Bacterial RNase P class A from a soil metagenome, 396 nucleotides, folded computationally. Its mean pLDDT, the model's own confidence on a scale to 100, is 75. RNAcentral holds the sequence, with entries from MGnify.
RNA sequence: GAGCCGGCCGGGCGGCCGCGGCUCCGGUCCGCGCGAGCGGGCGCGGGGGUCGAGGAAAGUCCGGACUCCGCAGGGCAGGACGCUGGCGAGAGCCAGGCGGGGGCGACCUCGCGAAGGGGCAACAGAGAGCAGACCGCCCACCACGGCGCGAGCCGCAGGGGCAAGGGUGCAACGGUGGGGUAAGAGCCCACCAGCGCGCCGGGCGACCGGCGCGGCUCGGCAACCCCCGUCCGGAGCAAGGUCGAGCAGGGAGCGUUCGAGGGCGGCCCGUCCGAUGCUCCCGGGUGGACCGCAGCGGCCCGGCGAACGGGCCGCCGGCGCUUCGGCGCCGAGAGAGAUGGUCGCCGGCGGGACUUUCGGUCCCGCGCACGGGAUCCGGCUUACAGGCCGGCUCCU
Numbered sequence: 001g002a003g004c005c006g007g008c009c010g011g012g013c014g015g016c017c018g019c020g021g022c023u024c025c026g027g028u029c030c031g032c033g034c035g036a037g038c039g040g041g042c043g044c045g046g047g048g049g050u051c052g053a054g055g056a057a058a059g060u061c062c063g064g065a066c067u068c069c070g071c072a073g074g075g076c077a078g079g080a081c082g083c084u085g086g087c088g089a090g091a092g093c094c095a096g097g098c099g100g101g102g103g104c105g106a107c108c109u110c111g112c113g114a115a116g117g118g119g120c121a122a123c124a125g126a127g128a129g130c131a132g133a134c135c136g137c138c139c140a141c142c143a144c145g146g147c148g149c150g151a152g153c154c155g156c157a158g159g160g161g162c163a164a165g166g167g168u169g170c171a172a173c174g175g176u177g178g179g180g181u182a183a184g185a186g187c188c189c190a191c192c193a194g195c196g197c198g199c200c201g202g203g204c205g206a207c208c209g210g211c212g213c214g215g216c217u218c219g220g221c222a223a224c225c226c227c228c229g230u231c232c233g234g235a236g237c238a239a240g241g242u243c244g245a246g247c248a249g250g251g252a253g254c255g256u257u258c259g260a261g262g263g264c265g266g267c268c269c270g271u272c273c274g275a276u277g278c279u280c281c282c283g284g285g286u287g288g289a290c291c292g293c294a295g296c297g298g299c300c301c302g303g304c305g306a307a308c309g310g311g312c313c314g315c316c317g318g319c320g321c322u323u324c325g326g327c328g329c330c331g332a333g334a335g336a337g338a339u340g341g342u343c344g345c346c347g348g349c350g351g352g353a354c355u356u357u358c359g360g361u362c363c364c365g366c367g368c369a370c371g372g373g374a375u376c377c378g379g380c381u382u383a384c385a386g387g388c389c390g391g392c393u394c395c396u
Stems, first nucleotide, its partner, number of pairs: 001394009011346007019052007026044001027042006054370001058381002061379005066236004078232005083096005097112006113226001117225002119221002134166002136162003141159002144155004174192006193217001195214008240291004249282006261273004295315008316331006347368001348366008
């Protein structure tokens, strides 16, 4: 200098303005009461206090808690997963083995039932499942021609032989050398590779190493069916539960010149209006409201159990009280809605100038990654400006 792997951070402080929850105060509205007042509501361009997103809050791809529905038991169908060991509720994580691919390397990446059965392999190619002869090679054999008295020799390539070389293809039935042959070929031999079997040694295991023997020998796709093993009801917080205006329905009571009820700021009088009306009850339940719903961490009990229910302790931040030992309270929870804007300083990044190297000073520019809760938890995946730490590799 260039990289690889693992872990972490991912702006800080302040001024002004603004947003959502809770709480206090104010304001306003409603109900009750003769009244002082009490109770309740409020998305009020109100005020104070306090709390208010992430490493991925995201995708919703897995697993679980929780909720509702379903469910005697067994089987079929269907689905998910799949090398070995450990951890784990499970998803998954860590370590290891074997094989393919990439990199000089640190390392990265993909896969791991294919000799149980069936099926598939486009195009190209002669031939693609125990296949095949287009080019090519050969003339031992048969046929043909020539020569020779004859054994035979020479020629040709019709029949025939071959699979070494070329060619096609992701893939063509081991590689190199020798023997052999008409030419060839595991046809034979040596070595190598690979397969199977046996023995020995190592490892918990996947598997690895060595020796010997055998027949000479090719594989791919299980995300095609299939085989073996393990597991599996459905829907999801818009789950689900509680309370319940108004309108409609059902029922009861009162009332229409013997007037229920209502208006005139409250009460009485008075006055006006007043009949398919007024009041009460009922069930289901719409709008709506509330619960579900939570600071962080740990321990104990119940529980198979992470979760869940109950209890306790510690810690962080804030507020209040205090006899200064402590004590009490609060810590997003949404309306499918808030957590921001702007300015200054610091930090960061980019550029430039000056300076004697390291480095420092000054100036200019950029607001400066991905993104953002909505029941919660554990994972996976994906996105990400810039930066920090540790280990390792290669080059000089």